This is a predicted structure of a 74-nucleotide RNA (transfer RNA) from a Myxococcota bacterium. Its Rfam family is "tRNA". Gene Ontology term of the family: triplet codon-amino acid adaptor activity. The organism belongs to Myxococcota, within Bacteria. It was read from a public genome assembly.

RNA sequence: GGGGCGGUAGUUCAACUGGUUAGAGCACUGGCCUGUCACGCCAGAAGUUGCGGGUUCGAGUCCCGUCCGCCCCG
Numbered sequence: 001g002g003g004g005c006g007g008u009a010g011u012u013c014a015a016c017u018g019g020u021u022a023g024a025g026c027a028c029u030g031g032c033c034u035g036u037c038a039c040g041c042c043a044g045a046a047g048u049u050g051c052g053g054g055u056u057c058g059a060g061u062c063c064c065g066u067c068c069g070c071c072c073c074g
Stems, first nucleotide, its partner, number of pairs: 001073007010026004019057001028044005050066005
């Protein structure tokens, strides 16, 4: 330099052929439970979907550029 895969909540990951409010586990916060803690139960908060554009009535999803990580080729 060329190519492939990936980047979504603090973290690990979902999200169908583009469609209604982007969800789950763990973690965190509050409550219930109890002698206390843990476990368990209930509720809550947490998102510029790496970044910038484009297409579209509508983009996490499609297109272009770019950054980062891993792998392959030279």